The prediction has a mean pLDDT of 83. A computed fold for a 75-nucleotide RNA from a Verrucomicrobiota bacterium, annotated as transfer RNA. The organism belongs to Verrucomicrobiota, within Bacteria. The same sequence occurs in records of 2 taxa.
RNA sequence: CGGGCUGUAGCGUAGCUUGGCUAGCGCGCCUGGUUCGGGUCCAGGAGGUCGUGAGUUCAAAUCUCACCAGCCCGA
Numbered sequence: 001c002g003g004g005c006u007g008u009a010g011c012g013u014a015g016c017u018u019g020g021c022u023a024g025c026g027c028g029c030c031u032g033g034u035u036c037g038g039g040u041c042c043a044g045g046a047g048g049u050c051g052u053g054a055g056u057u058c059a060a061a062u063c064u065c066a067c068c069a070g071c072c073c074g075a
Stems, first nucleotide, its partner, number of pairs: 001074007010027004020058001029045005051067005
């Protein structure tokens, strides 16, 4: 320098081809119940500018472009 893959909540991960309720699941966290107390279990809840920016569209996590970070391959 060229090419490919990945980036979604504290951690892990689905959703991306076929755009459509301003987004789920597990663990963790908070509150309550259960217990003498803790764990387990049960009920409820908080937490996301979907890597950044721009474009297309009535509408973007999803399509397009650029950039950033990590990993891999080639020179």

It matches the Rfam family "tRNA". Gene Ontology term of the family: triplet codon-amino acid adaptor activity.